[in-house]
Predicted 3D model of a 265-nucleotide RNA (Bacterial large signal recognition particle RNA) from a Candidatus Subteraquimicrobiales bacterium. The model forms 91% of the base pairs in the Rfam consensus. The organism belongs to Candidatus Subteraquimicrobiales, within Bacteria. The RNAcentral record of the sequence draws on ENA. Its Rfam family is "Bacterial large signal recognition particle RNA". Its Rfam clan is "SRP clan". Its family is annotated with SRP-dependent cotranslational protein targeting to membrane, signal sequence recognition and signal recognition particle, plasma membrane targeting in the Gene Ontology. By type it is a non-coding RNA gene.
RNA sequence: UCGUGCUAGGCGGGGAGGUAGCGGUGCCCUGUACCGGCAAUCCGCUAUAGCCGGGCUGAAUUCCUGCUUGAGGCCUUCGGCCCUAAGGCCGGCAACUCGAGUAAGGGGCGUUGAGGCUUAGGUCCUACGCAACGAAGGCUUACAAAUCCCGCCAGGUCCGGAAGGAAGCAACGGUAAGUAAGUACCCUCGGGUGCCGUGGGGAAACUUAGGCGGAGUUACCUGCUUUAGUUGCGCUUGGAGACGGCGGUCGACGGCAGGGCACGA
Numbered sequence: 001u002c003g004u005g006c007u008a009g010g011c012g013g014g015g016a017g018g019u020a021g022c023g024g025u026g027c028c029c030u031g032u033a034c035c036g037g038c039a040a041u042c043c044g045c046u047a048u049a050g051c052c053g054g055g056c057u058g059a060a061u062u063c064c065u066g067c068u069u070g071a072g073g074c075c076u077u078c079g080g081c082c083c084u085a086a087g088g089c090c091g092g093c094a095a096c097u098c099g100a101g102u103a104a105g106g107g108g109c110g111u112u113g114a115g116g117c118u119u120a121g122g123u124c125c126u127a128c129g130c131a132a133c134g135a136a137g138g139c140u141u142a143c144a145a146a147u148c149c150c151g152c153c154a155g156g157u158c159c160g161g162a163a164g165g166a167a168g169c170a171a172c173g174g175u176a177a178g179u180a181a182g183u184a185c186c187c188u189c190g191g192g193u194g195c196c197g198u199g200g201g202g203a204a205a206c207u208u209a210g211g212c213g214g215a216g217u218u219a220c221c222u223g224c225u226u227u228a229g230u231u232g233c234g235c236u237u238g239g240a241g242a243c244g245g246c247g248g249u250c251g252a253c254g255g256c257a258g259g260g261c262a263c264g265a
Base pairs, nucleotide, nucleotide: 001265002264003263004262005261006260009057010056011055012030013029014028015027020046021045022044023043024042034054035053036052037051038050063259064258065257066256067255068254072250073249074248075247077245078244079243083239084238085237086236087235090234092233093232094231095230096229097228099226100225101224102223104222105221106220107218108217109216116212117211118210119209120208121207122206123205124201125200126199127198128197129196130194131193133190134189135188137186138185139182140181141180142179143178149174150173151172157166158165159164
């Protein structure tokens, strides 16, 4: 160096999660690399870490070790964009609205006399009176008592020898309690009644009539200033997802190097 036969091993791997830990089923990334059974309310093991059964390959492109490369996943942190939440104790910017003020522009009123001052009244309150209204009553009319209301009492009853008396039902008339109606009149009571009268009160406001006085006054519209509120933008502080950066961690596929035993030539 070549040939023959064995054995170790191999017939996918990795991430997160789960687990005391290691694998598996499941999810994800790579990639195509035997078959059957078990398995997330888990299945099976114990640092030699899937278990059971069967099959193929096997010393090298295929297995093992070291170095290298690096898909991808996970973690901390930072960043800006987007979205979202809160904040007016955020001296920010703007818009709208209520209120307050301002006589700048306009409008109204004003020498047929403004604002202001003043006199006497009204609106306001109260006492009394008057009127109206309402209610009850008086009053008027009608009805209204089988009997315990009155009058008159048919018939009938009672007393009497008779004459004549007595009580008295119904009917009739009247009246009481009561019922109904009522133009006018009288009395009592009432009050969110009143173009009313008299007296008293009355801070302000409005108003009526007069006096003084002699030119303004009025916030009605626009404008300006401002308190407050609402909305939008900005600002501050949090939060979710995606993206990007630094760092950390695990790490497939790939590349390079080395590597078992026996026999024979």